[in-house]
Context: one part of a larger RNA
RNA sequence: GGUAUAUGGUGGAUGCCUUGGCGUGCAGAGGCGAUGAAGGACGUGGUAGGCUGCGAUAAGCUUCGGGGAGUGGUCAAACACACAUUGAUCCGAAGAUGUCCGAAUGGGGCAACCCGGCGUCACUGGGCAACCAGAUGGCGUCACCGGCGGCUGAAUGCAUAGGCCGUUCGGGGCGAACCCGGAGAACUGAUACAUCUCAGUACCCGGAGGAAAGGAAAUCAACCGAGACUCCGUAAGUAGCGGCGAGCGAAAGCGGAUUAGCCCAUGGCUCUGAGCCAUACGUUGUCGCGAACUCAACUGAAUGCUCUGGAAAGGGCAACCACAGAAGGUGACAGUCCUGUAAGUGUCAGGUGAGCGGCGGCGGUCGAGUAGGUCGGAGCUCGUGAAACUCUGACUGAACAUGCGGGGACCACCCUGCAAGGCUAAGUACUCCUGCACGACCGAUAGUGAACAAGUAGGGCGACUGAAAGGUGAAAAGCACCCCUUCUAGGGGAGUUAAAAGUACCUGAAACCAUAUACCU
Numbered sequence: 001g002g003u004a005u006a007u008g009g010u011g012g013a014u015g016c017c018u019u020g021g022c023g024u025g026c027a028g029a030g031g032c033g034a035u036g037a038a039g040g041a042c043g044u045g046g047u048a049g050g051c052u053g054c055g056a057u058a059a060g061c062u063u064c065g066g067g068g069a070g071u072g073g074u075c076a077a078a079c080a081c082a083c084a085u086u087g088a089u090c091c092g093a094a095g096a097u098g099u100c101c102g103a104a105u106g107g108g109g110c111a112a113c114c115c116g117g118c119g120u121c122a123c124u125g126g127g128c129a130a131c132c133a134g135a136u137g138g139c140g141u142c143a144c145c146g147g148c149g150g151c152u153g154a155a156u157g158c159a160u161a162g163g164c165c166g167u168u169c170g171g172g173g174c175g176a177a178c179c180c181g182g183a184g185a186a187c188u189g190a191u192a193c194a195u196c197u198c199a200g201u202a203c204c205c206g207g208a209g210g211a212a213a214g215g216a217a218a219u220c221a222a223c224c225g226a227g228a229c230u231c232c233g234u235a236a237g238u239a240g241c242g243g244c245g246a247g248c249g250a251a252a253g254c255g256g257a258u259u260a261g262c263c264c265a266u267g268g269c270u271c272u273g274a275g276c277c278a279u280a281c282g283u284u285g286u287c288g289c290g291a292a293c294u295c296a297a298c299u300g301a302a303u304g305c306u307c308u309g310g311a312a313a314g315g316g317c318a319a320c321c322a323c324a325g326a327a328g329g330u331g332a333c334a335g336u337c338c339u340g341u342a343a344g345u346g347u348c349a350g351g352u353g354a355g356c357g358g359c360g361g362c363g364g365u366c367g368a369g370u371a372g373g374u375c376g377g378a379g380c381u382c383g384u385g386a387a388a389c390u391c392u393g394a395c396u397g398a399a400c401a402u403g404c405g406g407g408g409a410c411c412a413c414c415c416u417g418c419a420a421g422g423c424u425a426a427g428u429a430c431u432c433c434u435g436c437a438c439g440a441c442c443g444a445u446a447g448u449g450a451a452c453a454a455g456u457a458g459g460g461c462g463a464c465u466g467a468a469a470g471g472u473g474a475a476a477a478g479c480a481c482c483c484c485u486u487c488u489a490g491g492g493g494a495g496u497u498a499a500a501a502g503u504a505c506c507u508g509a510a511a512c513c514a515u516a517u518a519c520c521u
């Protein structure tokens, strides 16, 4: 030095567990915001700090409802001081307060800060008083844009632009996906690459809603007929498009989901202002009533003895309930111990709200600079093609029901529909969020990045990035007291406990280290 065995140490695998995640289903909700949001800063407790709550009325204030014995959130004890059957704490609903920043909105600004105007109140001084002045403070108010209503008013006569005033009229910002519109790539593929593809995708912008969009045929079809739109299945990888390459790729029809259709009216007066009036209808706003549902809760059956054990829910014996033998907890495995479960009951206020009623408002004329055409583009399966159809930047430009559009160049016949105004539920898409239930989902290197002070600690000028870290025990009963000691760590006794499991704490593998013994060199 090595090998083997044994005993320890170190280490934290494994097993068991679960406060946390993940997914699905059903239901709800689908917004919040100038009445100041989302998100923050700073404060706030009797006693450092973090989290939670709250806002100078600051772990809270008021009212109503529930509930019924303890309570003053948590890490996290302790002490002090309080509250409570004259009903506290707690739970539900409504209200009050709500510093400063933030759309942030009086002006400014390096967010949480600085500086103002006006009104009013407090204070001081002057004045007989009205009132005036002053430093500071409290309260209120003062942004911009749009709408509406007024006043004023250029070039320029009428006007218009502009200016000013009023106006509990509206907007602004935030939010996960879904939706509509505008604008719109490249990598890539084509074995290179340019048309093409990726793809109208990503990204950006605008806008809206709980859905959005679309929508009641100038649609399809094929000589038979269908009858708004949306979504799903099929038709079908078909018809087609395509350096006919790579690739792209319908529709009718059929089968389903769900079904819903409507409006722009008529008459009269006035005499051009579609101005006024009337009636009916439709629609919309608002107010009231309102079934039902929802948002705290309440009632809620039935077991004893004995044995083992630290402990009974386990074993044995004998019972009972069940519309309740879901589940969780309790010192091991409990229908009958606790919380619950089945089944019932329930509400002041609040929310949703079918339906009913009252009042008020509003409402275009069968759609012309349109259809169509030419040129340039785009969309459709359609890449200019024989290229219809739809949209439109430029230039043109009809008919008007005896009319017009479409049926894939174009013409005729035939069939079919009526553009150039508008509204419309359901079926469909999504889940930041709430509740309940479930899982041949995970079980701490897994499952969310996060079961723990987690978007924390840490890193970065910044955009941003981003961890590790769970388990004593049934109960702290968390080792009084003694001894060794550098009076610290640690250890030895003693004691607790079922067991030291001793807070470096369940179990405690291996690598690695040490000691002892045997053997080899």
Stems, first nucleotide, its partner, number of pairs: 001520009015506001016471002020442002022439007029431002031174002039101003042055003046079002049075003061095006070083003106115003116142007123134004144171003147167006178209001179207004189196001193243001219226002230257005240248002261423003264367001266278004282362008292352003297345003303318005319336002321325001327339003372396008382408001403418005458465002478505001481493004